[in-house]
RNA sequence: AGAGUUUGAUCCUGGCUCAGAACGAACGCUGACGGCGUGGAUUAGGCAUGCAAGUCGAACGAUCCUUUAUUGGAUAGUGGCGCAAGGGUGAGUAAUAUAUGGAUAAUUUGCCUUUUAGUUGGGGAUAACCCUGAGAAAUCGGGGCUAAUACCGAAUGUGAUACAGUUGAUACUUUCUUCUGUAUUAAAGAUGGCCUCUACUUGUAAGCUGUCGCUAGAAGAUAAGUUCAUAUCCUAUUAGCUUGUUGGUAGGGUAAAGGCCUACCAAGGCAACGAUGGGUAGCCGGCCUGAGAGGGUGACCGGUCACAUUGGGACUGAGACACUGCCCAAACUCCUACGGGAGGCUGCAGUCGAGAAUCUUUCGCAAUGGACGAAAGUCUGACGAAGCGACGCCGUGUGAACGAUGAAGGCCUUCGGGUCGUAAAGUUCUGUCACGAGGGAUGAAAGGUAUUAGUAUUAAUACCACUAGUAUCUGACAGUACCUUGAGAGGAAGCCCCGGCUAACUCCGUGCCAGCAGCCGCGGUAAUACGGAGGGGGCAAGCGUUGUUCGGAUUUACUGGGUGUAAAGGGUGUGCAGGCGGUUGCUUAAGUCAGAUGUGAAAGCUCCUAGCUUAACUAGGAAAGUGCAUUUGAAACUGGGUAACUUGAGUUUGGAGGAAGAGAAUGGAAUUCUCAGUGUAGCGGUGAAAUGCGUAGAUAUUGAGAAGAACACCGGUGGCGAAAGCGGUUCUCUACUCUGAAACUGACGCUGAGGCACGAAAGCUAGGGGAGCGAACGGGAUUAGAUACCCCGGUAGUCCUAGCCGUAAACGAUGGGUACUUGGUGUAGGAGGUAUUGACCCCUCCUGUGCCGGAGCUAACGCGUUAAGUACCCCACCUGGGGAGUACGGUCGCAAGACUAAAACUCAAAGGAAUUGACGGGGGCCCGCACAAGCGGUGGAGCAUGUGGUUUAAUACGAAGCAACGCGUAGAACCUUACCAGGGCUUGACAUGUACUGGACAGCCCCUGAAAGGGGGUCUUUCUUCGGAACUGGUACACAGGUGUUGCAUGGCUGUCGUCAGCUCGUGUCGUGAGAUGUUGGGUUAAGUCCCGCAACGAGCGCAACCCUUAUCUUUAGUUACCAGCACGUUAUGGUGGGAACUCUAAAGAGACUGCCUAGGUUAACUAGGAGGAAGGUGGGGAUGACGUCAAGUCAUUAUGGCCCUUACGCCCUGGGCUACACACGUGCUACAAUGGCCUGCACAAAGGGACGCAAGACCGCGAGGUGGAGCUAAUCCCUAAAACAGGUCUCAGUUCGGAUUGUAGUCUGCAACUCGACUACAUGAAGUUGGAAUCGCUAGUAAUGGUGUAUCAGCUACGACGCCGUGAAUCCGUUCCCGGGCCUUGUACACACCGCCCGUCACAUCAUCCGAGUUGGAUGCACCCGAAGGCGCUGUCUCAACCUUUUAGGAGAAAGGCGACGAAGGUGUGUCUAGUAAGGAGGAUGAAGUCGUAACAAGGUA
Repeated sequence: AGAGUUUGAUCCUGGCUCAGAACGAACGCUGACGGCGUGGAUUAGGCAUGCAAGUCGAACGAUCCUUUAUUGGAUAGUGGCGCAAGGGUGAGUAAUAUAUGGAUAAUUUGCCUUUUAGUUGGGGAUAACCCUGAGAAAUCGGGGCUAAUACCGAAUGUGAUACAGUUGAUACUUUCUUCUGUAUUAAAGAUGGCCUCUACUUGUAAGCUGUCGCUAGAAGAUAAGUUCAUAUCCUAUUAGCUUGUUGGUAGGGUAAAGGCCUACCAAGGCAACGAUGGGUAGCCGGCCUGAGAGGGUGACCGGUCACAUUGGGACUGAGACACUGCCCAAACUCCUACGGGAGGCUGCAGUCGAGAAUCUUUCGCAAUGGACGAAAGUCUGACGAAGCGACGCCGUGUGAACGAUGAAGGCCUUCGGGUCGUAAAGUUCUGUCACGAGGGAUGAAAGGUAUUAGUAUUAAUACCACUAGUAUCUGACAGUACCUUGAGAGGAAGCCCCGGCUAACUCCGUGCCAGCAGCCGCGGUAAUACGGAGGGGGCAAGCGUUGUUCGGAUUUACUGGGUGUAAAGGGUGUGCAGGCGGUUGCUUAAGUCAGAUGUGAAAGCUCCUAGCUUAACUAGGAAAGUGCAUUUGAAACUGGGUAACUUGAGUUUGGAGGAAGAGAAUGGAAUUCUCAGUGUAGCGGUGAAAUGCGUAGAUAUUGAGAAGAACACCGGUGGCGAAAGCGGUUCUCUACUCUGAAACUGACGCUGAGGCACGAAAGCUAGGGGAGCGAACGGGAUUAGAUACCCCGGUAGUCCUAGCCGUAAACGAUGGGUACUUGGUGUAGGAGGUAUUGACCCCUCCUGUGCCGGAGCUAACGCGUUAAGUACCCCACCUGGGGAGUACGGUCGCAAGACUAAAACUCAAAGGAAUUGACGGGGGCCCGCACAAGCGGUGGAGCAUGUGGUUUAAUACGAAGCAACGCGUAGAACCUUACCAGGGCUUGACAUGUACUGGACAGCCCCUGAAAGGGGGUCUUUCUUCGGAACUGGUACACAGGUGUUGCAUGGCUGUCGUCAGCUCGUGUCGUGAGAUGUUGGGUUAAGUCCCGCAACGAGCGCAACCCUUAUCUUUAGUUACCAGCACGUUAUGGUGGGAACUCUAAAGAGACUGCCUAGGUUAACUAGGAGGAAGGUGGGGAUGACGUCAAGUCAUUAUGGCCCUUACGCCCUGGGCUACACACGUGCUACAAUGGCCUGCACAAAGGGACGCAAGACCGCGAGGUGGAGCUAAUCCCUAAAACAGGUCUCAGUUCGGAUUGUAGUCUGCAACUCGACUACAUGAAGUUGGAAUCGCUAGUAAUGGUGUAUCAGCUACGACGCCGUGAAUCCGUUCCCGGGCCUUGUACACACCGCCCGUCACAUCAUCCGAGUUGGAUGCACCCGAAGGCGCUGUCUCAACCUUUUAGGAGAAAGGCGACGAAGGUGUGUCUAGUAAGGAGGAUGAAGUCGUAACAAGGUA
């Protein structure tokens, strides 16, 4: 510090996710030791048991034990102090709290410290105790005795308080202070010592003296109360709240100011700077995170607050409205004799419950601290320790060195090896921890007691106190830490991960299953992603997962974001509050800046140092604590005050402008209607029609009239207005803007939350109006349907008046204002200048409105002085997509609805701009037998053949739109053959090797069998160095074998787009980038062919050419080919001699290149025409197939990875099947006839093949063919033509057409023609009379038509395929349309690329939400009822020790009881909020293959 994820790719926006750190955690697997920390976060739920606050006999009486002794001890009670601390928890509390800093001149403070002055003298009770009563108990009552440091008077009054006067100081007052007077107001003793003084005189008492107390003050310290300022969560779908409320006066109350309380008076107080209400929450130092700013949090430790079963209340006290006190009410639990009682673990342990989850019913007061005490000491679940838990942090160990046959074994393998791996074994060592044995701490010092010395006090060498020394007493932890020693590598490693992010890879299993997953995503037979294994990576006594927080996230942006199109500018103006604000001087000091002072507790963080072996941990010191307050200064800037200024703003004035607004009046054209005339059969409408109108006279046309609405031309990216918006003409009223020149005011300004006003269309209310147009509706078409598009009608509405609504893609998708920053060119209004007689033109300035562009900005597109540039000010708005601008609530509205505005749930995207493709029922240009123009077919029939389907034991397999279907198959009777049935074989039909063994094998014979096979017999080898080798049989083992599977694992080959003209690269340049450029453009071509231009310049694969063939000629060569001339010969034939001319053969050349001419064209490329030429613009044909596409085809040609079978999915054999047959399709053949059939005669080829062959002549047969065999290894011989042509016949018929089918008889091949061959003859003589929709081929030696050859092959289904020659046409105007293709451009929501994408209803399932007759809880407001405890007020019978008095008693005073107001819980009624639940209803979301349509994306087929 970043990364993954939207796309085919790119940039951006934007969300989601990850890597880090942390935790009072929990869960899973695992677990050696120690140190230090930490541990009920949930039910502030309920609690058994034990303990957690007592102490003092030196305050008091009494009782008991003890002692020589009232000597020592124990203690129920009275009394004192304490129990308000310590400990726990976080329910409540959003301010009676907390934090920081002030105030208290408005206060209190026990114990403690210092200090002043005192501590005199009396009194009456009461508990304990004794007697007695009630009760189950708790406990209570009556009578009697007694003490005090308990209680009560009196004295004194340093003082204190109150009042009156007085002095000084000061915040000038509710302050402090000096002095005087009056009044009120205290006390308690306990325990040591001594006789100096006095008395008796032993020694005591008075007395003296010490210590501790007690009383009244003053001061301090500590602790607390009250109060002020600032800060402190969410919610406006909570906007108004408040009656003791706000203030005053008087009184009460308090330690203390105060509506704190009461009476009276006034009507205030708080709130958009968020009152009131609702929700949530203890606050802080700190802790976690972060670079910081921030964000989150408030466990442990520390400060503070609140609470103590729930609610209320007071008492005592220095302090409480009191955790282990009291009273009352309520719930719960327990005891009970049923009458009544008792209790409060949110103290330490512990228990139950709920929960994912949180410990021992331990030891000790040794230390630290606290309470009491004079002290010893007692008490202390505070605390110190130990125990449990890997809960966290830190530390240590599980060994070290050497050790290669790189062991065995595992795993992988290309079978060679690699790896685990120096790892192990083995050798030599070490000894931490754990274990055994032995030793063994620091923490202890105070203090007490005894004693010595000194100091102080004192009358005192006493006592007491203090200081110093000596001796002695005290350890829970703990026989622990630590040290020494013994033995022995022995007892001590797991967890997660390995597709990318993210370090780490292979095998097996599984087969969209099982499963994984933080995100993207893996898994459908070769999974580095599932499970296992081997190996590897990471961390390590832990490792992972889950949860939560911060970070990354600049993803709420103060630091530090945005709003034209990604989310986002309010529809527009006006304007209160608020925010911001021109120039100059003076002043002030609120903001601001600087210094000082106080504070910012400790701990923590940071730094330094130190102590535990180190570290964690701990100790000491420093720094920090960015803050708050006080104070002293500064005066630039902001603010306040004051005085001015004119440039911002405004006013007056001249001129100008306009569809600016409102009202009234008025005009012509058009439409429709009415009337009248002319006139006759149609009009109208559409893609085409129909509905409709019209003989009752339409449409058309002429004239007259009526009505309503809108204003052609001018008219213009012209004008005006804030926007919405405004268009005939005239008048009236109102507002605005611009420009010119002066004068005036003197900052009067900008923006603007709320508020107010305006605000298209549609819609609503009432009343008018209604020509045209026209939702709804009716009809006609279209269509599969057509609730649409088109047509004919047509109501609301559109218009006016008055009111409402308040929204629009209300858009420049761009808020307003001010300033600054190169330009060019239009246009509208005004002014000035030059010039002119004048008007234009031209130049300059201001204002508006457009276009193009520079810098700059922008993700890009684009914006660009009219900014989206550079800055400032103010407002509004945004924070992933969907749910949703929806629900609920509220406000507004007559309604429709508007405004405000969520959540659950769900997805990993949604989106912007641009790029390359593909596509379009987008555009432009161009090509092709693509259409058109023609010729001939297919589709109908019969047959052949292939396919589908069906059938079958099997009908083997593959091929599937074009580009499968006479295709693989250039030939299925057996074989082929892969299929089926049956019979057999098992190292095998075939290959190689090893070991053992035998020997030739072969041939021949016999038995069995359908054959294969099985069994038996006969016969028996070559070479040799005698070991063996070659060949061969058998047995065993490696292995063979597989037309089994995967063409979606592959190679190779092939089809197709397409013989279409394209496809790319290097360098350069442009762009953030994907990419672009080049390759586009202007011409041209069959062509990315060539030329020209150009930020491109070059190059490659394709095109073309080079190759073959064909057309012409030349040369060479003439046998088997040829024969002109010469000769011979024949019935005839190059038959013969000969020839080398011709044809031909086959080799080498020539030729054609737009080379020449004319014209056009850019002087080009090229095109058109012409000449010559056998051939002319690629001469014809062939071979040749770019980058790529279709997971195209082929594992059955072959090769090959993986998988599968191995007495079978291998191999052999016999027979069957591939040839089936209701049917459907493709490709063909033959026909339907006269351009023909039949008969007769007669002519002319090319290209091939031939020895397991072609076969002549001859003979036989009607024929297929047979007999026989000349010739031929082939330019020699053979296979070998037909249509045509000539003549005859048939005469339009199911025929002398057509030949299917069937019967019979044959021929040939072959081991064998039954299933299942071909051919022949005779006989038979079916359908069919030119073929619906639709569809195919072909542009010249082509189509059509005629025959012919070959491969395969014994034969053949060939009518197929591949070739050959004969005869031999028609048509092409042209590119509108169909199909396919190329280039450019455009749109796109497509990229699996239109066979794309995608919307809505319905049906099914699941989930959350809303409404809902209601119903059940919780919280709370108001009104009323009841009214406990309690203090307060009033009253006060009976009663009463202290004081007074004039004492049988009275008074003062106390006080039970009663009454009153207040008052908790409770009750009743009525509201509000909230949660649960509900028949039914509503929409929403999600869900591989449901239904109906096709709304959107291309002009998406109606933009």
Small-subunit ribosomal RNA from a metagenome, 1503 nucleotides, folded computationally.